This is a predicted structure of a 320-nucleotide RNA (Bacterial RNase P class A) from Ramlibacter sp. The organism belongs to Ramlibacter, within Bacteria. The RNAcentral record of the sequence draws on ENA. The prediction has a mean pLDDT of 77.
RNA sequence: GAAGCCCGCCAGACCGCCGCUGGCGCAUGUCCCGAAAGGGCGCGCUGGAGGAAAGUCCGGACUGCAAAGGGCAGCGUAGCAGGUAACCCCUGUCCACCGUGAGGUGAGGAUCAGAGCAACAGAGACGAGCCGGUUCAGUCCGGGUGAAACGGGCAAUCUCUACGCGCAGCAAUACCAAGUAGGCCAGUGUUGAUGUGGCUCCGCAGAGCUGGCGGGUAGGUAGCACCGAGCCGGGUGGGCGACCCCCGGCCCAGAGUAAUGGCGGUCACGCCGGGGGCAACCCCGGCGCACAAAAUCCGGCUUACCGGCGGACUUCACAC
Numbered sequence: 001g002a003a004g005c006c007c008g009c010c011a012g013a014c015c016g017c018c019g020c021u022g023g024c025g026c027a028u029g030u031c032c033c034g035a036a037a038g039g040g041c042g043c044g045c046u047g048g049a050g051g052a053a054a055g056u057c058c059g060g061a062c063u064g065c066a067a068a069g070g071g072c073a074g075c076g077u078a079g080c081a082g083g084u085a086a087c088c089c090c091u092g093u094c095c096a097c098c099g100u101g102a103g104g105u106g107a108g109g110a111u112c113a114g115a116g117c118a119a120c121a122g123a124g125a126c127g128a129g130c131c132g133g134u135u136c137a138g139u140c141c142g143g144g145u146g147a148a149a150c151g152g153g154c155a156a157u158c159u160c161u162a163c164g165c166g167c168a169g170c171a172a173u174a175c176c177a178a179g180u181a182g183g184c185c186a187g188u189g190u191u192g193a194u195g196u197g198g199c200u201c202c203g204c205a206g207a208g209c210u211g212g213c214g215g216g217u218a219g220g221u222a223g224c225a226c227c228g229a230g231c232c233g234g235g236u237g238g239g240c241g242a243c244c245c246c247c248g249g250c251c252c253a254g255a256g257u258a259a260u261g262g263c264g265g266u267c268a269c270g271c272c273g274g275g276g277g278c279a280a281c282c283c284c285g286g287c288g289c290a291c292a293a294a295a296u297c298c299g300g301c302u303u304a305c306c307g308g309c310g311g312a313c314u315u316c317a318c319a320c
Stems, first nucleotide, its partner, number of pairs: 001316004006311005012267007020048007029041001031040003050291001054302002057300005062169004074165005079093005094108001095106004109160002114158002116154002126151001130143004173222004183213006194205004230250006237244002269288008
C1' cells in the first nucleotide's frame, strides 16, 4: 500500500420566522363544549423519537381467570461451564465442518428399551438368511455391487431421557357513571290517578303516575409516563469474558385521530462539472444528505439503512 475479518460509536450543527404537543405557573370572559365531573380558547417558563421506535419472532414485569398447586396430554429446549429477573438471548470452552488466515457456521443428549427407514446397482437392504472354502461342530475365513453387506448407519421418523412452559392478554384489568333506553319491588289508579284548557268550578284526553333498588351502555378516570432489571460519569474494584460490585450526579417524550413539524439562511460532509496552482490544495456552479418514526413498559433476536469516525487482528506485495 492492497484485500479482508471482528468490535465500538455517530446518524449533521447553528441562527431567524411560523406552528404542534405534555407539564407547571399566571390570567380569565354575561366566551365555547358538556347533564355533571371536567375540558377548551390566552400569556410565560420548561420537556418533546430511534438505533432500529419496525417485524411482533422469543423472554419477562404487570393484570384477570380459583388461591395458579399436582397429574395426564400437548408444546419447547438440548455438548460442557457460566451470565441474567428470564430466555430459543449472551459469554467462555470442547468437538465437527468451511476458510491460507484473522475468523465464521452448527436442531452437537440417547440407536444394547422398542418400532420404522435406505433411490440406483446388486442374488440379497435391516434380518438374518444365501454362495464358496474349511472344521469334530453355524467351527472359522471370504463374498463381485453399493454411501452402507452377514456389522453397522439415521433420532431434522416415531420414541426414550433431562429440564422448562397453567390460559389469556393494556381492546388486560379496576373504579365512577347519563339518557323520554330497559329491568325489579312497593304504593296508588277506569269508584278516573295523571296530563291539559293559568287556578277553582266545569270540560277534554286518559292508563298510567309516584317512590325506591340494583346491573349494564355512551362517556369519564385510573392502569400510563413510572425511584425503576432506570440513565450518565468515574474506579490501579472483581472476572479471560458475558456480567457483577462500589462511589458521585440526574429524574429524562407520551397522546387516544394520535404532538415531536414547515420555510429561509450560513456552515459541515459526499458526488459531478468548470477554472486556478509544480503540488498540497483553493475558488465557482449544480445535485444529494439514508432507513424509518414511540402507543402498557422492559431484555433480546431478526430485518431495513446515504454515508462517516475510532480500535484490535489477518493475508499478500514492497521498502528498511